[in-house]
RNA sequence: ACAGAAAUGCCAAACCCGUUGUGAAGCGGGGACGGAAAGCCACGGGUCUCAGGGGGGAGACAGCCGGGUUGCCUCAU
Numbered sequence: 001a002c003a004g005a006a007a008u009g010c011c012a013a014a015c016c017c018g019u020u021g022u023g024a025a026g027c028g029g030g031g032a033c034g035g036a037a038a039g040c041c042a043c044g045g046g047u048c049u050c051a052g053g054g055g056g057g058a059g060a061c062a063g064c065c066g067g068g069u070u071g072c073c074u075c076a077u
Stems, first nucleotide, its partner, number of pairs: 001077001003074002010035002015030006033063001039069003043066003046061005
């Protein structure tokens, strides 16, 4: 450098409880399906929500795919 076998450790899907929001969904607790960036950024695509007659608008998702950026460990090569 490439890569991801293992592991101290890390994160935490569904579901349940509480709470915020019209909603998608967020946050806290429990819980683990998974994860080697499942850390961060809505930049491109995508999906979803809200209001609207339409052009179009306002939002959500980083655990949908790309992209950007920072970073832990390590058998083997």
Molecule: c-di-GMP-I-GGC riboswitch aptamer
Organism: Sulfurovum sp.